[in-house]
């Protein structure tokens, strides 16, 4: 060179014309027009997959049932997020992945193949005896045996030697399992040392145990104001022996208190708040290996509801093909996608590009 | 904006809870009854379970992500 790996930043730009919606100043002059200052989509605004603020209902009770996470320790308001480690895995390496608590509490499952599929098990095989037979390596019974073979996703440590009638942790060393002490470390765990022949396979994104969190709803939550009616009819329930109602299923417990439900039928569908400036970002210092904290005379930050942030055009930039020629010139193409209470996270889409460090096993020089 | 369901043959559905051969009905296709058509009876053919990944020996069926479709929620009385 090329190929890879982690970080991280952009994602069009200028100008002209007409528009669009907040907001501030001034003016007509009272609900609206007019001039002129400013602001006016994102990195994901998305999917709504977690987590909170916030609001109402008991500032949120108890028990069951449901649900969420699940190696350690930090960070956060808080998480299923994030840092920084431990384990297993992947890669030749930089460097990535991991629903990563129990399967000796129990339960259920393990199709097919296979003798046996889970308190084992004898199909071929392999050895001993014992009838047959002169003998026997064939045959048959009967008993040993899990080393071989075969069966499957999976077969009850593994390798080697001893040892047996063959076999077998039967016995031994090594290596992996368990346990137990001790040393380091906050821990997860890792090192050593010692004992045990090693007995119980996988599944738990199958019930389940076990630890440890969760009380619903959700800005169409809530709060004000305004407008209109057949404030209606029928039917079923209840009014202290209490109905409904307090939006998680069941019991309680508690606070409400005459109404509720259902069907049919009527009426408004205006506007104000909530509403956008705070667990914000950006920089700069300071502490932490780091997520992050802290501090801070700096700077930045829409608020639409018929849902505004556009619409045409002119040049330019970026990328590709072709042409002519080393500089233009002509087609195409410029993405994913757009707030609607508000934040931290996470996933998923993204046309073409930039920038920083890293690693080299193979290939080309 | 917020909540909730569905995807399985050409259509309408069932199997997913509780993993272990994809199946019902109509519709096609070819054959019999009939002289034909209808109508009936017979035989058959069509799926990789909306897509992608992942748990597991094994996924339609568990779990994660993603697409498509569909329904309910305004306020008064």
């Nucleotide at each position: 060179g090329g190929u890879g790996g982690c970080a991280g930043a952009c994602g069009g730009g200028u100008g002209g014309u007409c528009g669009c919606u907040g907001u501030c100043c001034g003016g007509u002059u009272u609900a609206a027009c007019c001039g002129g200052g400013g602001g006016g989509a994102g990195g994901a605004a998305a999917g709504u997959c977690c987590g909170g603020a916030c609001u109402c209902c008991a500032u949120a009770g108890g028990a069951c049932a449901g649900g969420g996470u699940g190696c350690u320790u930090c960070g956060u308001a808080a998480c299923a997020c994030g840092a920084a480690g431990g384990a297993g895995g992947g890669g030749a390496a930089a460097c990535c992945c991991u629903a990563c608590g129990g399967a000796a509490a129990g339960u259920g499952c393990a199709a097919c193949a296979g003798a046996a599929a889970a308190u084992a098990u004898a199909c071929c095989g392999c050895c001993a005896u014992a009838u047959c037979c002169c003998g026997g390596c064939a045959a048959u019974a009967u008993g040993g045996u899990a080393a071989g073979g075969g069966u499957g996703a999976a077969a009850u440590g593994g390798u080697g030697a001893g040892g047996u009638a063959a076999g077998g942790g039967c016995u031994c060393a090594c290596c992996g399992c368990u346990c137990u002490g001790u040393u380091g470390g906050u821990g997860a765990c890792a090192g050593c040392a010692g004992a045990g022949g090693c007995a119980u396979u996988g599944u738990a994104a199958a019930c389940c145990c076990c630890a440890u969190c969760c009380g619903g709803a959700g800005c169409a939550a809530g709060g004000c104001u305004a407008a209109a009616u057949a404030g209606a009819a029928a039917g079923g329930u209840g009014u202290u022996u209490g109905a409904g109602g307090g939006c998680u299923g069941u019991c309680c417990g508690c606070c409400u208190g005459a109404g509720c439900c259902u069907u049919u039928g009527g009426g408004u569908a205006a506007g104000c708040u909530g509403c956008u400036u705070c667990a914000u970002c950006c920089g700069u210092g300071c502490g932490g290996u780091g997520a992050c904290g802290c501090a801070u005379u700096g700077g930045a930050g829409a608020g639409a509801u018929g849902a505004a942030u556009g619409a045409c055009u002119a040049c330019c930039g970026u990328g590709u093909a072709c042409c002519u020629u080393u500089a233009g010139g002509u087609g195409c193409a410029u993405a994913c996608a757009a707030a609607a209470u508000c934040c931290g996270g996470c996933u998923u889409a993204u046309a073409g590009u930039c920038u920083g460090c890293c690693c080299c096993a193979g290939c080309c020089u | 904006c917020g909540g909730g369901a569905u995807g399985u043959a050409g259509c309408g559905c069932a199997g997913u809870c509780u993993g272990g051969u994809a199946g019902c009905g109509c519709a096609c296709a070819c054959g019999g009854c009939u002289g034909g058509g209808g109508g009936u009876c017979g035989u058959g053919u069509g799926g990789u379970c909306g897509g992608a990944g992942g748990u597991u020996c094994g996924a339609a069926u568990c779990c994660u992500c993603u697409c498509a479709u569909c329904c309910c929620g305004a306020c008064c009385a």